[in-house]
C1' cells in the first nucleotide's frame, strides 16, 4: 500500500427519511430505626466537516478515531 466495516448518554446495544427506544449507572420520591434489595418518576446521547432533501442518526462526499482482511 489494496479492500471491506463500525463511531448513537457515564457503560451496553437498538433505530436505516418524518418523536431518538431499551437494560444497567445517575438523582429524587415512596418504603426502612438506618441502609440494601423492590416499587415509582426524572436527568442525559447521533464522532467533526459539507452536500441532497420540506425534513438526515439514516443518503453522498471528506477529514479522524478504531477493528478485520489480502499483499
Nucleotide at each position: 500500500g489494496g479492500g471491506g466495516a463500525a463511531a448513537u448518554g457515564g457503560u451496553g446495544u437498538a433505530g436505516u427519511g418524518g418523536u431518538a427506544a431499551c437494560a444497567c449507572c445517575c438523582u429524587a420520591g415512596a418504603c426502612u430505626c438506618c441502609a440494601a434489595a423492590c416499587c415509582u418518576a426524572g436527568u442525559a446521547a447521533c464522532g467533526g466537516g459539507g452536500g441532497u432533501u420540506c425534513g438526515a442518526u439514516u443518503c453522498c462526499c471528506u477529514c479522524u478515531u478504531u477493528c478485520c482482511u489480502c499483499g